[in-house]
């Protein structure tokens, strides 16, 4: 220096061109004589920054970042 993989919610992970979802967690209510556990309701994220399409987490290009790997 060059490839190549990954980037999504507090955290672990889906969505592979058509509505951004689960699990844990965290608000709020409700159950209880009080808790914990259950029930119910919500708030919360596509690494950034052009393209390309009607339409982009999804493709392309550059950058950031992390991991491999060749030299």
């Nucleotide at each position: 220096g060059c490839c190549u993989u990954u980037g999504u919610a507090g955290c672990u992970c889906a969505a592979c061109g058509g509505c951004a979802g689960a699990g844990c967690g965290c608000u709020c209510c409700u159950c209880u004589g009080a808790a914990a556990c259950g029930a119910g309701a919500g708030a919360g994220a596509c690494g950034a920054u052009g393209g390309u399409u009607c339409a982009a987490c999804u493709c392309c290009a550059u950058c950031c970042a992390a991991a491999g790997g060749c030299a």
RNAcentral holds the sequence, with entries from ENA. A computed fold for a 71-nucleotide RNA from a Minisyncoccia bacterium, annotated as transfer RNA. Rfam family: tRNA. It is annotated as a transfer RNA. The coordinates come from a structure-prediction model, not an experiment, and the mean pLDDT is 84.